Context: one part of a larger RNA
This record gives sequence, C1' cells and structure tokens, in this order.
RNA sequence: UUGGGCUUAAAGCGCACGUAGCCGGUCUCGCCCGUCUCGAGUGAAAGCUUGCCGCCUAACGGUGAGAACUGCUUGAGAUACCGCGAGACUCGGGGCCGGGAGAGGCAAGGGGUACUCCAGGUGUAGGGGUGAAAUCCGUUAAUCCUUGGGGGACCACCGGUGGCGAAGGCGCCUUGCUAGAACGGGCCCGACGGUGAGGAACGAAAGCUAGGGGAGCAAAGCGGAUUAGAUACCCGCGUAGUCCUAGCCGUAAACGAUGCGGACCAGGUGUUGGGCCAGCUUUGUGCUGAUCCGGUGCCGAAGCGAAAGCGUUAAGUCCGCCGCCUGGGGAGUACGGUCGCAAGACUGAAACUU
Repeated sequence: UUGGGCUUAAAGCGCACGUAGCCGGUCUCGCCCGUCUCGAGUGAAAGCUUGCCGCCUAACGGUGAGAACUGCUUGAGAUACCGCGAGACUCGGGGCCGGGAGAGGCAAGGGGUACUCCAGGUGUAGGGGUGAAAUCCGUUAAUCCUUGGGGGACCACCGGUGGCGAAGGCGCCUUGCUAGAACGGGCCCGACGGUGAGGAACGAAAGCUAGGGGAGCAAAGCGGAUUAGAUACCCGCGUAGUCCUAGCCGUAAACGAUGCGGACCAGGUGUUGGGCCAGCUUUGUGCUGAUCCGGUGCCGAAGCGAAAGCGUUAAGUCCGCCGCCUGGGGAGUACGGUCGCAAGACUGAAACUU
C1' cells in the first nucleotide's frame, strides 16, 4: 500500500462554533459537464498469441496474421443517475406564538449554622490527643458554660441511578440581565441542511503575574510518636495555596475509557418535563389511570461481540463527514519549530534493544 480496526487488546481530538473541502429531501422542465452507446483518427517498433520459414534441434531469429495497448483527440447520439440553470413543494432545518420545567450563565442585595479571634461574666485544674502516648495549650486562669462584638470561608436537612449545561461544570434566599432545551399550535420561510482539514471561542484542579483577603483546612517545613530505620501512615503546630479582582496557563482516569448527524430494527418496568383524555377530589401548581412526544435509568427478542457485555440512549443493520491506530522498550524522550513570564504545552523521531 491492498486491507483491517478504534468500550476494556494500539487507536474518538476535553468540548462546542465554524472556513475550505466532501456529502445532500420531493416533483417538473431545460442543458448535456460527468456517465453511457456508435463511428473516425491516433495509441512506433520490440514484446504476447498464432501460421509458415531459417540456423541439425531447442533457445534464438525472419516473415504474415491476430489480440492488446484498459488511453487521448474528434464527430454523431442517449438522458435514468450525478452536475448545472429555471420553476414548484414541505416531511429536513429555521422562524413566530402559547403555557410550563430546570443547582444553565452573569451581577447586585440579603440570610443561616458551624468555626475562629477579641472583650466581659461565671468557674478551677486540668484540657487536648491516641491503639497507647508524647510534643502542644493551661494559675499571666485554659478547657467548659454564658453575653456582646469582629472576621473569613461554606451553604446541613430538602437531595433523588432527580434536574440543567457543548464539555469543563452548576446546589441558601430574593431581584435584575441573559442563554439553551422540551412540549403544544402547524401560522410563516422554503433545502436555507450534515460534517468539518486549517482557524478561533470555552475549558476542573494545580501552577504563574499584580493587587487584596486569610476563619477553617493544609503541600513544603518544624516537632512528638511508631519503627531496625520511618525523609511515611498516627498526633501537635504550620507557610504557600485554597477565597476575591484583573491577566496568563490549556492540562486530567477532561471517562460512557464509546466523535457528530440521519434512517431502520421485539418488548417489559421505573423516573423526569410537557400535551391530551378519563376517574376521584379536601377544588390545589391536587391524586390515580390510559395515551403521545422529549429526557434519564434498569431488564431483555433479534442481532452483534474474543469474552465481559451492548442491545430504539447500540457496541445491531446501513449512509455521510471528521479524528485516530499499525508489536514492547527507547519515548511522549531528543532535535527543530510554534506558543508561554515561568512551569511547561503542542507537534514529534532515530540509533539501539527485544
């Protein structure tokens, strides 16, 4: 390379947006670019197949015929499909309207428990900690109880294989601003779509820069134990940090270890949002049941899978587009490049070895 693959064996980019490209619903008409048919020209010779002939034969060679040269150029034609032009459509997609759901995002204001510190009161010898202890705190009055005040962080119960978000992620209350999804109407637009190399936006924690803040917790550090040792596990302290504002970083077991979109292919049972219907009703945003649509779980037909398992939320059956893999180590290293304040990130080998 032809292929074969990517949940767990190597392999889905952390995630969405979107440029080029690739792919693209239904009907009609036109063109005839692709496509197809026929004809002409060209496609050297040698080579290949074959008749005959020449070297004694063969190999080899000569000569005639054929096939092939899958291509290109040109003329005529076909029009289903692809493409292009024109028109139309509504199922894809979008818009609008309606009442609902939600820890979706940003900002402001407010609240709560605990903790800690300070001051006062009360009170006296312990407290704390552990497997047991000690370091540690305490007569300069601790711990405990109580009153008042300050401070920072957090948001118990509700809370739920509950909800929302593209992912990261999001949980006290209220208000403002703001985004998306579902359901219902089927009113409007009329293929406007899918994917997406580059690109650019977002992106936990830690880390970095500047300024603030600092209660608790706590890398590093110090001390006490344990131990043969103990640069640990346990205990007492404790600084960065954790928090806020502005700006970097751009990583993760960023996981469903499962890219996105569409179509098709048995069901059963929970739960959540919406619609419609029925029954009940204490008339409430109520309860119960049936059904349709959307989400989220469990179990499973067929099928798939090496198995575990997956199974209308596919890892089934197909289509479109992107990314990625090709034995282990060396190595996500070296070199070069780009980015970064740095830490480093991205891209990413080889020798050698097995």
About this RNA: The part of an RNA shown here (small-subunit ribosomal RNA, central domain) has 354 nucleotides and comes from a metagenome. Rfam family: Bacterial small subunit ribosomal RNA. Its family is annotated with ribosome and structural constituent of ribosome in the Gene Ontology. The RNAcentral record of the full RNA draws on SILVA.